[in-house]
RNA sequence: UCGUGCUAGGCGGGGAGCUAGCGGUGCCCUGUACCUGCAAUCCGCUCCAGCAGGGUUGAAUUCCGGCCCGAGGGUUUCGACAUGAUCCCUACCGGCGUCAAGUGGUGUUGAAGCCUGGGUCCCGCGCGGCGAGCCACCGUGAACCCCGUCAGGUCCGAGAGGAAGCAGCGGUAAGCGGGCGGUUUCGGGUGACGCGGGAGCGCCUGGGCGGAGCCGGCUAACGGCGGCAAGCUCAUGGCGGCGCUCGACGGCAGGUGCACGA
Numbered sequence: 001u002c003g004u005g006c007u008a009g010g011c012g013g014g015g016a017g018c019u020a021g022c023g024g025u026g027c028c029c030u031g032u033a034c035c036u037g038c039a040a041u042c043c044g045c046u047c048c049a050g051c052a053g054g055g056u057u058g059a060a061u062u063c064c065g066g067c068c069c070g071a072g073g074g075u076u077u078c079g080a081c082a083u084g085a086u087c088c089c090u091a092c093c094g095g096c097g098u099c100a101a102g103u104g105g106u107g108u109u110g111a112a113g114c115c116u117g118g119g120u121c122c123c124g125c126g127c128g129g130c131g132a133g134c135c136a137c138c139g140u141g142a143a144c145c146c147c148g149u150c151a152g153g154u155c156c157g158a159g160a161g162g163a164a165g166c167a168g169c170g171g172u173a174a175g176c177g178g179g180c181g182g183u184u185u186c187g188g189g190u191g192a193c194g195c196g197g198g199a200g201c202g203c204c205u206g207g208g209c210g211g212a213g214c215c216g217g218c219u220a221a222c223g224g225c226g227g228c229a230a231g232c233u234c235a236u237g238g239c240g241g242c243g244c245u246c247g248a249c250g251g252c253a254g255g256u257g258c259a260c261g262a
Stems, first nucleotide, its partner, number of pairs: 001262006009057003012030004020046005034054005063255002066252003072246004077241003081237005092227003096223003101219003104215003113209008121198006127191002130187004135182001137178004146171004154163003
C1' cells in the first nucleotide's frame, strides 16, 4: 500500500410541550434515512437515562467531535396593525364655578366703599274728575172740584154801594220736560294732584364723604360635573425589528480500532 473477515458505531435529526429528569408515542420543522411489540385519563428508564426482539451496514463520501452557514422553533422587549373591552388617566365636546392674564366696556365730566333725600309700593285724609240720585233753577202745566185779579153777564139794595163768580190774564200744586250750569249724598277697573303715616328686597333718581379703580362679554388659565368612545389604558392575535436561547440539512478541515494474508 492492497485484499479478506470482525468489532465500536450507524441505519435520521431537531423544536415546543409533558416530566423530578431522560427518551418514546402524539403535534410542529427539516428531510427521506430498517422491521416487530408497548404507549397520553400515558409507556419505559434513572444522569452512561426508552425497554424487549430481530435484520442490515461497518473504519470511512457513511462513525466521532470541532468550526462555519443556517431552514425552523421558543422567549424578553419594542414598533405599527387587527379585534374586543373599559372610561381610571390623556385628548375632544358641552356646561358650571373661580380668576382677572389678554382683549373689550366704563371711570378725574369722579371708580370701589360709606352716608343720605325723593319716586315707584301700602294705608288714611283732602281736592279734582266720571257716573247715578236728591234738592234747587228754568220751562210747561188745572174748563170746574187751587190762589189772585176778575171784562161780560148774574144776584142783593131805592140808591150809594156790596156779593158770588165763568171766560181771559197772572201765579201755583200734582205731573211732564230741560241743562254747557249750582248745593249735597253715594259709588268706582277714577287721577303725571296735595298732605300725613307706614313699608323698604328690587328698580329709577338727586346730593355728600372718598380719590382710582370697577365690570366681567369673548379668549386663555384653573377646579369640578356630564357626554363621547376616535384618542388614552388594558387584553388577545398574527406581522416585523433588536437581543437571548435551542437548532435540522449542508459545508470545511480533522480524529478514530482489531485480526489475518500479500

This is a predicted structure of a 262-nucleotide RNA (Bacterial large signal recognition particle RNA) from an uncultured Dehalococcoidia bacterium. The model forms 91% of the base pairs in the Rfam consensus. Its Rfam family is "Bacterial large signal recognition particle RNA". Its family is annotated with signal recognition particle, plasma membrane targeting and SRP-dependent cotranslational protein targeting to membrane, signal sequence recognition in the Gene Ontology. The coordinates come from a structure-prediction model, not an experiment, and the mean pLDDT is 78.